[in-house]
Context: one part of a larger RNA
RNA sequence: GCCUACGAGUUAUGGUGUGUGGCAAGGUUAACCCGUGAGGGGAAGCCGGAGCGAAAGCGAGUCUGAAUAGGGCGCAUAGUCGCAUGCUGUAGACCCGAAGCCGUGUGAUCUAUCCAUGGGCAGUGUGAAGCGAGGGUAAGACCUCGUGGAGGCGCGAACCGACCUAGGUUGAAAACUGGGCGGAUGACCUGUGGAUAGGGGUGAAAGGCCAAUCAAACACGGUGAUAGCUGGUUCUCUGCGAAAUGCAUUUAGGUGCAGCGUUGCGUGUUCAGUACUGGAGGUAGAGCACUGGAUGGAUUAGGGGGCCCACAAGCUUACCGACUUCAGCCAAACUCCGAAUGCCAGUACUCCAGAGCGCAGCAGUGAGACCCCGGGGGAUGAGCUUCGGGGUCGAGAGGGAAACAGCCCAGAUCGCCGGCUAAGGUCCCAAAGUGUGUGUUAAGUGGUAAACGAUGUGGGUUCGCAUAGACAGCCAGGAGGUUGGCUUAGAAGCAGCCACCCUUGAAAGAGUGCGUAACAGCUCACUGGUCGAGUGAACCUGCGCGGACAAUGUAACGGGGCUAAAACACACCACCGAAGCCGCGGAUGCCGCAUUGCCUACGGGUAAUGGGGCGUGGUAGCAGAGCGUCGAUCUUGCUGUGAAGCAGCUGCGGAAGCAGUUGUGGAGCGUGGUCGAGUGCGAAUGUAGGC
Numbered sequence: 001g002c003c004u005a006c007g008a009g010u011u012a013u014g015g016u017g018u019g020u021g022g023c024a025a026g027g028u029u030a031a032c033c034c035g036u037g038a039g040g041g042g043a044a045g046c047c048g049g050a051g052c053g054a055a056a057g058c059g060a061g062u063c064u065g066a067a068u069a070g071g072g073c074g075c076a077u078a079g080u081c082g083c084a085u086g087c088u089g090u091a092g093a094c095c096c097g098a099a100g101c102c103g104u105g106u107g108a109u110c111u112a113u114c115c116a117u118g119g120g121c122a123g124u125g126u127g128a129a130g131c132g133a134g135g136g137u138a139a140g141a142c143c144u145c146g147u148g149g150a151g152g153c154g155c156g157a158a159c160c161g162a163c164c165u166a167g168g169u170u171g172a173a174a175a176c177u178g179g180g181c182g183g184a185u186g187a188c189c190u191g192u193g194g195a196u197a198g199g200g201g202u203g204a205a206a207g208g209c210c211a212a213u214c215a216a217a218c219a220c221g222g223u224g225a226u227a228g229c230u231g232g233u234u235c236u237c238u239g240c241g242a243a244a245u246g247c248a249u250u251u252a253g254g255u256g257c258a259g260c261g262u263u264g265c266g267u268g269u270u271c272a273g274u275a276c277u278g279g280a281g282g283u284a285g286a287g288c289a290c291u292g293g294a295u296g297g298a299u300u301a302g303g304g305g306g307c308c309c310a311c312a313a314g315c316u317u318a319c320c321g322a323c324u325u326c327a328g329c330c331a332a333a334c335u336c337c338g339a340a341u342g343c344c345a346g347u348a349c350u351c352c353a354g355a356g357c358g359c360a361g362c363a364g365u366g367a368g369a370c371c372c373c374g375g376g377g378g379a380u381g382a383g384c385u386u387c388g389g390g391g392u393c394g395a396g397a398g399g400g401a402a403a404c405a406g407c408c409c410a411g412a413u414c415g416c417c418g419g420c421u422a423a424g425g426u427c428c429c430a431a432a433g434u435g436u437g438u439g440u441u442a443a444g445u446g447g448u449a450a451a452c453g454a455u456g457u458g459g460g461u462u463c464g465c466a467u468a469g470a471c472a473g474c475c476a477g478g479a480g481g482u483u484g485g486c487u488u489a490g491a492a493g494c495a496g497c498c499a500c501c502c503u504u505g506a507a508a509g510a511g512u513g514c515g516u517a518a519c520a521g522c523u524c525a526c527u528g529g530u531c532g533a534g535u536g537a538a539c540c541u542g543c544g545c546g547g548a549c550a551a552u553g554u555a556a557c558g559g560g561g562c563u564a565a566a567a568c569a570c571a572c573c574a575c576c577g578a579a580g581c582c583g584c585g586g587a588u589g590c591c592g593c594a595u596u597g598c599c600u601a602c603g604g605g606u607a608a609u610g611g612g613g614c615g616u617g618g619u620a621g622c623a624g625a626g627c628g629u630c631g632a633u634c635u636u637g638c639u640g641u642g643a644a645g646c647a648g649c650u651g652c653g654g655a656a657g658c659a660g661u662u663g664u665g666g667a668g669c670g671u672g673g674u675c676g677a678g679u680g681c682g683a684a685u686g687u688a689g690g691c
Stems, first nucleotide, its partner, number of pairs: 001691006011091013026047003032041003051058002061073004094232002097229001101222006112196009121186001123155003126151001130147006159183003163180005198214001200210003235626006245258005259365002261362007269353001270355001272350008285337001286335002291331003295327004302320002304317004368393010398409003413586004418582003424576003427560003433573001435572006446562001452546002456543010473530005479503003484498003509524001513522002587616005593610007627680001629677006636670003645664008
């Protein structure tokens, strides 16, 4: 891992609903007793039949109150006892799961420390004290040689340890092996026996060790501790179908109430949509009348500067500048104004929808996600965050978007080798146009991106010049006063400052650029000639170009491939295309209709059949109807002429399933009714066995 088996809402009791049954202004017994039993007895008690008030108390009323007022709670609507079932309280209460807490015991054969008594340490080196001899001294001290054999001394086996490294890592081994390594007469190592026990021991102290277990051992018990947490929770079909919000919470992944779902009963259009009518309102926009912000001008109080001035005053100013005024602006916390939509109400119409509302039973939800619109936060960032409105997903399949919960189209009852469409498409992959008309694009733009840049190209508009000859090219001129004045070493058109005139003329700047040290030189503006028809400038706009850099390999059309298109724009025709719609047939829920049967307090209710209309995606969840297993009981059957079980085949049913038959097997098994459950497995790192 697979297979088989086992594996999770039970039981008791209290409460409260629903269904059903008995009796009914009543209903019912409990313990217990009698009886083999069925059953009989047993009225204590409980619920109901009257309430209100804190109570005294009064009573269909009562309390409050001065009240014969108002108001609160009552009266006018039947209960009670079983059975079944939903939910709930108390119990382990759907199942498994802690880490832990407490009690009573068992452990020091491992290990820590201690006690008693034993054992062990090859060899070798060093050479303390002391002593002897000699020297030395007044005597010493001291020196030398020898002797001696000390030491938590040296080297190094046994022994004890475990620093490095390699291997080992489903190991040879739940800590080892190899090669090196440390201690090795000591705070040494070790045998045997003994002592200390769990909030306790022991500890040269690491929270170490106390039997492969230690920040509190192990065993059993309290014990099915508790678990707002995680996982799991077993057959089928049908009807409806959520929430991820608000408020509160030692609350935030929990819970309570409300909201939203479902079922029953009641009400009976009250709901919703549209139209009209009547309202409330201060958003978008706009505006500047208020509150603030903010630009320029005019006028000008005041201030500063200058002139003048003994003081006072006066004159002046491209300085600052209130008020006033003109013009142009800004605002969530500005408003003289002010929509659309939405909201409230009335009337009418449409509409019968799983509409609205009330009461009761039962829930789930209370982590939401993205997209569009209106805002806040952020950086007018985020697949960001937080509100409001809508949608989808959630709980939604199908078609499109290459692939792609949240985008676009569209809501899957079932069958059909029928049809029409939506979004999106129609050259091939690949269903359908190599469709029509008129244009655009040359960039493979299409098939990513900005500021900005550019004689790309189409359309439109305006203004110049032009057969009295424009634009471009070519030929020629482009002069004189003058080297303008200043400045400067120089400044001659051309460093810089100022001015920018006049003359000749077809025209020519006191000079457009290059150039020189300064001149010179080249060139332009401007003019003539040649040529012979258009040529410049600007704006608006369509489509293109550059700007353009990422990691395996083209790789930014899904691919091939596409250029009067298979790209783009506009218009048109046709077709394809879904589980949408239509057609045909079937099923089922609900609602009318018709016929028939039964009941009827006659209003109707109920069952079957026929035909009609509408509905039938679905998680949590609510409600309903069934299938199967085991057993009890009644009934009725099968079985050695072969039961159950197992395997194959065939058939039937809307599903769970059922039946027949063949083989195997070798002794029990079914139908129908009722009742009762240890009643359905794929998941729980589920449990056991097998492989």
Large-subunit ribosomal RNA, domain II from a bacterium, 691 nucleotides, folded computationally. The coordinates come from a structure-prediction model, not an experiment, and the mean pLDDT is 87. Its Rfam family is "Bacterial large subunit ribosomal RNA".